The part of an RNA shown here (large-subunit ribosomal RNA, domain VI) has 253 nucleotides and comes from a Planctomycetia bacterium. It was read from a public genome assembly. Rfam family: Bacterial large subunit ribosomal RNA. The organism belongs to Planctomycetia, within Bacteria.
Context: one part of a larger RNA
RNA sequence: CGCAGGAUGACUGAGGAGACUCAUUCCUAGUACGAGAGGAUUGGAAUGAACGAACCUCUGGUGUGCCAGUUGUCGCGCUAGCGGCAUCGCUGGAUAGCUAUGUUCGGAACGGAUAAGCGCUGAAAGCAUCUAAGCGCGAAGCCAACUCCAAGAAUGGUCAUCCCAUGAGACACCUCGUAGACCACGAGGUUGAUAGGCCGGCGGUGUACGCACAGUAAUGUGCUCAGCCAACCGGUACUAACCAGUCGAUCGG
Numbered sequence: 001c002g003c004a005g006g007a008u009g010a011c012u013g014a015g016g017a018g019a020c021u022c023a024u025u026c027c028u029a030g031u032a033c034g035a036g037a038g039g040a041u042u043g044g045a046a047u048g049a050a051c052g053a054a055c056c057u058c059u060g061g062u063g064u065g066c067c068a069g070u071u072g073u074c075g076c077g078c079u080a081g082c083g084g085c086a087u088c089g090c091u092g093g094a095u096a097g098c099u100a101u102g103u104u105c106g107g108a109a110c111g112g113a114u115a116a117g118c119g120c121u122g123a124a125a126g127c128a129u130c131u132a133a134g135c136g137c138g139a140a141g142c143c144a145a146c147u148c149c150a151a152g153a154a155u156g157g158u159c160a161u162c163c164c165a166u167g168a169g170a171c172a173c174c175u176c177g178u179a180g181a182c183c184a185c186g187a188g189g190u191u192g193a194u195a196g197g198c199c200g201g202c203g204g205u206g207u208a209c210g211c212a213c214a215g216u217a218a219u220g221u222g223c224u225c226a227g228c229c230a231a232c233c234g235g236u237a238c239u240a241a242c243c244a245g246u247c248g249a250u251c252g253g
Base pairs, nucleotide, nucleotide: 001152005163006162007161008160009159010158011157015149016148017147018146021049022048023047024046025045026044027043033038051106052105053104054103055102059100060099061098062097066093067092068091069090070089071086072085073084074083075082076081111143112142117137118136119135120134164252169247170246171245173189174188175187176186177185194240195239196238197236198235199234200233201232203229204228205227210223211222212221213220214219
């Protein structure tokens, strides 16, 4: 820009893409078959491999604005207590998120037309013949079925609702994230829990500072399952989403 008014939401599905795998074990059955050795068709069940998708409950990884321990040095006048730098100084753990080696799930079933092949009826050719007319069965393969995209599908589709001057709706701006390079998408903008703060919870670390006591001291014990704390889950208008804008149809050739 189009889809012959302008919008919001929900669909249909022409068409397209993806997926389609395999093995082992057990039962049928040591049966059929076979002198024996050996050893099924078929039907049923289980387990697994590789592959794929989603996810983070578990097992782990990471987690440079979480907690703790600790070395050297410098600073806060000194002590104590802290802070800076040294690969995040090093070390031990670790929430959210992201992850695989972790967890869950998938390949199916039913159907249609067939291939090789197996047949029925049956002449040419009084017989025979699956084929010449006609009819049937028959694959991991084909078409559907399953998952996803999809009306720019020019045959340009459908449904519901709203608006036409009392203007539907959209943009812009602002607070943001289940989204993200930007844009877009999504959640909100006081008729408000969108983000921050605060409060509570979960969770992490592992018992703070200070004081008291014991000990010559290092240190230990008590107050103390303390103190501190990021992204998680709730609550709460304290702060910021303010004020003010722009576009947008004359009932539709």